[in-house]
Context: one part of a larger RNA
RNA sequence: UGACGGGGACCCGCACAAGCGGUGGAGCGUGUUGUUUAAUUGGAUGAUAAGCCAAGAACCUUACCAGGGUUUGACAUCCCGGGAAAUUCUGGGAAACCAAAGUGUGCCUUCGGGAACCCGGUGACAGGUGUUGCAUGGCCGUCGUCAGCUCGUGUCGUGAGAUGUUGGGUUAAGUCCCGCAACGAGCGCAACCCUUAUGGUUAGUUGAAUUUUUCUAACCAGACUGCCUCGGUAACGGGGAGGAAGGAGGGGAUGAUGUCAGGUCCGUAUUACCCUUACACCCUGGGCUACAAACACGCUACAAUGGCCAGUACAAAGGGCAGCUAAGUCGCAAGGCGGAGCAAAUCCCAUCAAAACUGGUCCCAGUUCGGAUUGCAGGCUGAAACUCGCCUGCAUGAAGUCGGAAUCGCUAGUAACCGUAGGUCAGAACACUACGGUGAAUACGUUCCCGGGUCUUGUACA
Numbered sequence: 001u002g003a004c005g006g007g008g009a010c011c012c013g014c015a016c017a018a019g020c021g022g023u024g025g026a027g028c029g030u031g032u033u034g035u036u037u038a039a040u041u042g043g044a045u046g047a048u049a050a051g052c053c054a055a056g057a058a059c060c061u062u063a064c065c066a067g068g069g070u071u072u073g074a075c076a077u078c079c080c081g082g083g084a085a086a087u088u089c090u091g092g093g094a095a096a097c098c099a100a101a102g103u104g105u106g107c108c109u110u111c112g113g114g115a116a117c118c119c120g121g122u123g124a125c126a127g128g129u130g131u132u133g134c135a136u137g138g139c140c141g142u143c144g145u146c147a148g149c150u151c152g153u154g155u156c157g158u159g160a161g162a163u164g165u166u167g168g169g170u171u172a173a174g175u176c177c178c179g180c181a182a183c184g185a186g187c188g189c190a191a192c193c194c195u196u197a198u199g200g201u202u203a204g205u206u207g208a209a210u211u212u213u214u215c216u217a218a219c220c221a222g223a224c225u226g227c228c229u230c231g232g233u234a235a236c237g238g239g240g241a242g243g244a245a246g247g248a249g250g251g252g253a254u255g256a257u258g259u260c261a262g263g264u265c266c267g268u269a270u271u272a273c274c275c276u277u278a279c280a281c282c283c284u285g286g287g288c289u290a291c292a293a294a295c296a297c298g299c300u301a302c303a304a305u306g307g308c309c310a311g312u313a314c315a316a317a318g319g320g321c322a323g324c325u326a327a328g329u330c331g332c333a334a335g336g337c338g339g340a341g342c343a344a345a346u347c348c349c350a351u352c353a354a355a356a357c358u359g360g361u362c363c364c365a366g367u368u369c370g371g372a373u374u375g376c377a378g379g380c381u382g383a384a385a386c387u388c389g390c391c392u393g394c395a396u397g398a399a400g401u402c403g404g405a406a407u408c409g410c411u412a413g414u415a416a417c418c419g420u421a422g423g424u425c426a427g428a429a430c431a432c433u434a435c436g437g438u439g440a441a442u443a444c445g446u447u448c449c450c451g452g453g454u455c456u457u458g459u460a461c462a
C1' cells in the first nucleotide's frame, strides 16, 4: 500500500421487510449428470454450466460408430502428357465407385501455341472439428451501469509511498458546493444518439370519400428547478402554479482501470506439438432421439374468478416471388382442388386475435375437471417419416384435489393473465426474439440475511 475480520461509523441495491405470482409434489417437453452402447461426437460445470454453443440432429447437417471404398487427394498453386467443354448408354454395386462403349468438335492465334474446363502422371504440397484457451489475437461472461481508476507539476517522507481523491454538506453519480499544500488534467458519470408521451408546420400516395380530424413521416417547438414560496453561506432539498409531460418524464443503446491463468484453438485467425495409404477424403446404414436413477429450466393441470356450447366486440408489430396465397368448391377436420391479386400503407398470411362481454348448461364429483398413454383411420412435407417428424378425426381416458425442508421473480402500464408475429426452416417449438390486449397488491422501515461503495481500526496474510 492492499486484502481480510463472526471490528466500528455512514450509505446504496427487489438485499431484507410489506405484498403478488411461482418453483420444489404430478404428467409431459427440453437440457445435464450418471448408466448403457459398436457409437450414444465435442465443448460449457457455484454465483458467471444445464430450452447453453444449437436462429431448429429423418438423409444432409455430423465432428461419433460399423461396413464398403480413395491416396497429390473433396479444396489451392506450380510442372509434364493427352483431350475442347459437354453429353448418352452398358455391366457390377447399397451407394461411393470400378470396368467398358459411343456422340461431339467450339473460342483466340504471329499456326509454335494459348484461355476456360476435363482425364492421367510426378513431387513440392494439400488436408486434420487432432492436442494445448495454462503459448495467443479477436470476441464474450462476471463483479457492474457499481462510482470508481489514474496522471502531470508541486509539496511532505531516508524510503515503500502519501497528498490531490481526505474533511463539512449534497447527489442516481469522484454530481455539485464550501473548506484544505495543493493546482490542474485524463478515462469513467452526465450530456451528445435512438425510441416513446404533447403541440405546430409541410407533404400526402396505395390511407375512409371530403373538411375539422385520424393515420403516415420529415422538420421544428416544448422542460431549464425557468417562475412563486419555505429552509440553507452555497450546492441543494421540501411544497406550489402553469403544463401533454416536473425535477434524470418512461424505455433503449452505451460497460472506466482492472478481477476471475473465467469461456471459446468445434466460427474464423494463430504459436508449438502430433497424423500423412491416415488422426486426411468419399459413400451406405446406424448413432447424437438409449433409460435404473438424480438435478436444472419450462409447458399443462389439479377446476365454478371454472369447463363446454352459441352469439358478439376491440390490437400492435411483423413476413411474403423456388414466396404469401384470396374468392369459389370438396372434406367432420388436418387438408385437397382452384387460381384472382401482390416484389406490397394497394394483395395475401389474417373477417387479422384471445382473454373480455351476453345467453345457456354443468352443481363440487377424480367430475361435462385434467389430459398423459395406447389402438384404429387419415392428412402434409420430403428420394425417403421403421429406428426418428408434424397435424387431424374416432376411441381410450393415467397421475394429479395446490405440493416437505427449502427456494425464485417482480416497485407500474410493472407483476400476473391473454393471444399475435418473426427468425431458424422442405418439414419439424411448450424454446428464443419482438408485439400489443386486460391490468393489480405492497414498501412501516434498514435491526437482521446477501452483494456493493466511502472513511476508519486490528492483523502472525501478500
Stems, first nucleotide, its partner, number of pairs: 001462002003459003007456007015446002019410005026300008034291002042053002064286007073125001077124002079121005086103003090099003107114002127275002130273002136269001138264003141260001143258001148187006154163003167178003193252004198221007224246001227240005302403001306362006318349003323342002328337003369400001374395007416438007
Molecule: small-subunit ribosomal RNA, 3' major domain
Organism: uncultured bacterium